[in-house]
Context: one part of a larger RNA
């Protein structure tokens, strides 16, 4: 030195565990903000670094409920206190709520600095302090008012609103490339990703100028089917409907105009004409105005008042077991019982229906909230009629250029946008996939509209042939430590024991550490703490050299 055996060290695998995650289900809830949000800074404790809570009234203040014996958070300890005259704790409502932040008196390098006005405290006076208020934009109204006569711009005041944030979902605007086509250009990826604006608890859409096919249907949205069909397509890769049917859910309304009335304005000497505002009227495919006749019905998502049951935000009651032995410990074993609308689950010194918390079942709200049966008010109708009047215009439509439609310009209808042209007006107009006729069907150029359908930051309950600390979220917690000028990137790290009973005291040592003693079932569980593999290192010994 090698090999073997034995014993250690180091190391942290493995096993077991779970405070944490992951995915989903069923409910709930779904916006917050100038009455100052979200997010923060700095403070607040007897002692206080972090977290949590709170805000100069600062781990808290008040009220009303719940609750019933302990309490002064995580979190020990000492001191000092509180509590059956009901504390701590839980729920509801309220008060306070520094500074930054849309941040809004002005400034600024966020949490700082400096002001005006009104009122107050204080001072001999000033300084100082306290409370309130002072941003901008939009709209409406009023006042004022230039160059410039009228006016307008501008200025000022008052009122109302806005501003910023939000996980995903939603609408609109904008809008790629990789890729696929086995290359690539039309095409695809894809109206996706990304960017912008905006809204809500949902959003959007929505009450036929729709479909259909000569039969008919009757707003929108969503699911299934039709159907990978018809089509479209360098007819390549691919893209990809509709009608109809079955379901979910269901709801329909209001203006503009004609006409009437009131008020006002413009032109004019005036009669008058025209226009504007407000109110009535009216809302449709045989309609309305107008004339006449009759009178209040069906119904109502909307608006106001009243408001039942129910539900949410604290809680309460809640059955039934003992003995023996083993053991540190019984819930396991043995013996004998009991409850069960409860034998879900968790805990307890090991494996507990009957020990604890619970579970089934039942009960419960002063206050706040959800939802809203029902009622009242309120809104709202019908019939007949000749003529006349009204029924959404730079619109429909056409040309050119684009875009959307499953449809790539195609025979290309339909819808939208840009530029140009430009109707009819009820004896009217649109559509039925070029176009024309007949026929059928509908009424554009105004608006609103629940539910069914999307999502899950948040709350409750629950589930898993999901993970179990190199796994599972990046985090058993941390967006921390650390890195970067910055945008940003971004860890590692769990386990004594049933209980600290966490080793008094003695000895060696400066200490670290160790030896006794003691605790404990165990200390080869001693905090570098469950188990404790391998690599690697050491000691002893056998063999070989």
């Nucleotide at each position: 030195a090698g090999c073997g055996c034995a014993g250690g060290g180091c190391g942290g695998a493995u096993g077991c565990c779970u405070u944490g995650g992951c995915a989903c289900u069923g409910g709930g809830a779904g916006c917050c903000g100038a009455a100052g949000a979200a997010a923060g800074a700095c403070g607040c404790g007897a002692u206080a670094a972090g977290c949590u809570g709170c805000g100069a009234u600062a781990a808290g203040c008040c009220a009303c409920g719940g609750g019933g014996a302990g309490c002064c958070g995580c979190a020990a300890a000492u001191a000092g206190g509180c509590a059956u005259u009901g504390a701590u704790c839980c729920g509801u409502g309220g008060a306070u709520u520094u500074c930054u932040g849309a941040a809004u008196g002005g400034a600024g390098a966020g949490a700082u600095c400096c002001g005006g006005c009104c009122g107050g405290a204080g001072u001999a006076a000033c300084g100082u302090c306290c409370g309130g208020u002072c941003a901008u934009c939009a709209u409406a109204c009023g006042c004022u008012g230039a160059a410039u006569c009228c006016a307008u711009a501008g200025g000022c005041g008052u009122a109302u609103g806005a501003g910023g944030g939000g996980a995903a979902c939603c609408g609109c605007c904008u809008g790629a490339a990789c890729u696929g086509a086995a290359a690539c250009a039309u095409c695809u990826a894809a109206g996706u990703a990304g960017g912008g604006c905006g809204a809500g608890g949902a959003a959007a859409a929505g009450a036929a100028a729709u479909c259909a096919a000569c039969c008919g249907a009757g707003a929108u949205c969503c699911c299934g089917u039709a159907a990978g069909u018809a089509g479209u397509g360098g007819c390549g890769a691919g893209c990809g409907a509709a009608c109809a049917c079955g379901g979910g859910g269901a709801a329909g309304g209001c203006c503009a105009a004609a006409c009437c009335a009131a008020g006002g304005g413009u032109a004019g000497c005036a009669a008058u004409a025209c226009c504007c505002u407000u109110g009535g009227g009216g809302u449709u495919g045989c309609g309305g105005a107008c004339c006449g006749c009759a009178u209040u019905u069906a119904g109502c998502a909307u608006c106001g008042c009243u408001a039942a049951a129910g539900c949410c935000u604290a809680g309460g009651a809640g059955a039934a077991c003992c003995c023996c032995a083993u053991g540190g410990g019984a819930a396991g074993g043995g013996g004998g019982a009991c409850c069960g609308a409860a034998g879900a689950g968790g805990g307890u010194g090991a494996g507990a229906g009957u020990c604890c918390c619970g579970u089934a079942u039942c009960c419960g709200a002063a206050a706040g909230g959800c939802a809203g049966a029902a009622g009242c008010g309120g809104c709202g109708a019908g019939c007949g009629g000749a003529a006349u009047c009204c029924a959404g215009a730079g619109u429909a439509c056409c040309g050119c250029g684009g875009g959307a439609c499953a449809c790539g310009a195609g025979g290309a209808a339909u819808c939208c946008c840009g530029c140009g042209g430009g109707a009819a007006g009820c004896c009217g107009g649109g559509g039925g996939g070029a176009c024309c006729a007949c026929c059928c069907u509908c009424c554009a150029a105004g608006c609103c509209u629940a539910a069914a359908c999307a999502c899950u930051a948040c709350c409750c309950a629950g589930u898993g042939a999901c993970c179990g600390a190199u796994a599972g979220c990046g985090c058993a917690u941390a967006g921390u430590a650390c890195u970067g000028u910055g945008a940003a990137g971004g860890a590692a790290a769990g386990g004594u024991g049933a209980a600290a009973a966490g080793g008094a005291c003695c000895c060696c040592g400066g200490g670290a550490g160790g030896g006794g003693a003691g605790u404990g079932a165990a200390a080869a569980a001693g905090a570098a703490c469950c188990u404790g593999a391998a690599a690697c290192c050491c000691u002893g010994u056998g063999c070989u050299u």
Source information:
Model confidence (mean pLDDT): 86 of 100. Predicted 3D model of a 545-nucleotide part of an RNA (large-subunit ribosomal RNA, domain I) from Angelakisella sp. Lineage of the source: Bacteria > Bacillota > Clostridia > Eubacteriales > Angelakisella.